Two RNAs folded together computationally: RNase P RNA and transfer RNA, 423 nucleotides in total.
[in-house]
């Protein structure tokens, strides 16, 4: 200088002119002053709280998630630190990382032989006149995969048949690994096929919900039995309905649905102080935990936050709250500061 | 705001338990056939399976992410 990587951070700031939305105050009430007035992702709705409601949240079948060790966290398909395994030259990054020795399915073509402790097409010894018959899984051929690799002993050839190194599996260890002992090694992949183990989950969502109010045909149709008694009733069962898919329980049972009506799609609360943010401190490898100090920082409902001008050479991306918060994922522009590899100089 | 669901050829659609080179219909080209033109007959082109990643030997299928279309949801009584 170029090319990669990691971390932390900004998304403008101040005056001046005009608009737009909430709040206060004033009384001049169709105004005036003042103060405030989007994001880091407000977005995807992809995971998890909080909150409301549905008289239960109860049990079993189905389902849905979760999956390596230890910590953080209010939880979570979150977050840190290791271990593993895979990728990179690295610096680093990625991991949906439990079982294939419970059981079932698949493994096309090719290939002798695709899972049976399996298979003999061409080789390779042996026997044999030859046909072939026997041994053999070193080499060749085939595939994505061929029943451990290499290398030396062995032996007709040959082979864990033996040994060394490596894998590999078993015991002990460890949080979970690694060192570490044993075992020639039997048991192929695939669980993001279907399963099996452990552990977790109640549904629906602020168009939840509550409060007032305006209007209107308080309309039509389906549904809703049987037994007992002390009989205009009462009780049981069943039906229906609601609780998540079904089933049992459990509750309503003058109640559901379905059509059609009507509406100012209205007001007010939920609604924004909160698991908040900023700064110090002390604690932790970290994530993040403790203490103290400060600050209040949209709440709209057809939906506001914009427009020109100057400082100042530029004002540019992505993109705009809708009930809230923790995350994750996609989207996009900058700046700092480490690390690496690779080429040049010194 | 919130819940569902669906993307295969130019158009409408299949595609089974992951398997080899994704089919039909229709439309378009081109040829036959007619004096011609439609009808029929024969042939042909036309796909990155809506996009990116990852399981796997092998993905339209399977997982995940991400884009786009459609549906459906107020309140009185």
């Nucleotide at each position: 200088u170029g090319a990669g990587u990691g971390u932390u951070u900004g998304a403008c700031u101040c005056g001046g002119u005009c608009g737009c939305g909430a709040g206060a105050u004033u009384u001049u009430u169709u105004a005036a002053u003042c103060u405030c007035g989007a994001g880091g992702a407000a977005a995807g709705u992809c995971c998890g709280g909080g909150c409301u409601u549905c008289a239960u949240a109860g049990g079993g079948c189905a389902g849905a998630g979760a999956g390596u060790a230890g910590g953080a966290g209010a939880a979570a398909u979150u977050c840190c630190u290791g271990c593993g395994a895979g990728u990179g030259c690295a610096a680093g990054c990625u991991u949906a990382g439990g079982g294939a020795a419970a059981g079932c399915g698949c493994c096309a073509c090719a290939g002798a032989a695709a899972g049976g402790u399996a298979a003999a097409c061409c080789g390779c010894a042996g026997c044999g006149c030859a046909a072939g018959c026997u041994g053999u899984a070193a080499g060749g051929a085939u595939g994505a995969a061929a029943a451990g690799g290499c290398g030396g002993g062995g032996u007709a050839a040959g082979a864990g048949c033996c040994c060394a190194c490596c894998g590999g599996c078993g015991g002990a260890g460890u949080a979970a690994g690694a060192c570490c002992c044993g075992c020639g090694c039997a048991u192929g992949g695939u669980a993001a096929g279907c399963c099996c183990c452990u552990c977790u989950c109640g549904a629906a969502g602020c168009a939840a919900g509550g409060u007032c109010g305006a209007a209107u045909a308080g309309g039509a149709g389906a549904g809703a039995g049987u037994g007992a008694c002390a009989c205009a009733g009462u009780c049981a069962c069943a039906g229906c309905u609601g609780u998540u898919g079904c089933c049992c329980g459990c509750a309503g049972u003058u109640c559901u649905c379905u059509c059609g009506g009507g509406u100012a799609c209205g007001a007010c609360c939920g609604c924004u102080u909160g698991u908040c943010g900023a700064g110090g401190u002390g604690u932790g490898c970290a994530a993040g935990c403790a203490c103290c100090u400060u600050g209040c920082u949209a709440g709209a409902u057809a939906a506001a936050u914009g427009a020109c001008c100057g400082a100042u050479a530029c004002a540019u991306a992505c993109a705009a709250a809708a009930c809230u918060c923790g995350g994750c994922u996609u989207a996009u522009u900058g700046a700092a500061c480490g690390c690496u590899c690779a080429c040049a100089a010194a | 705001g919130g819940g569902g669901u669906c993307g295969u050829a130019g158009c409408u659609c299949a595609g089974u338990c992951g398997g080899u080179u994704a089919g039909a219909g229709u439309g378009u080209c081109g040829g036959c056939c007619u004096g011609u033109c439609a009808c029929g007959c024969c042939g042909a082109a036309g796909g990155u399976c809506g996009c990116g990643a990852g399981u796997u030997c092998g993905a339209g299928u399977c997982u995940c992410g991400u884009c786009g279309g459609c549906c459906c949801c107020g309140c009185c009584a």

Its mean pLDDT, the model's own confidence on a scale to 100, is 76. It holds a member of the Rfam family "Bacterial RNase P class A".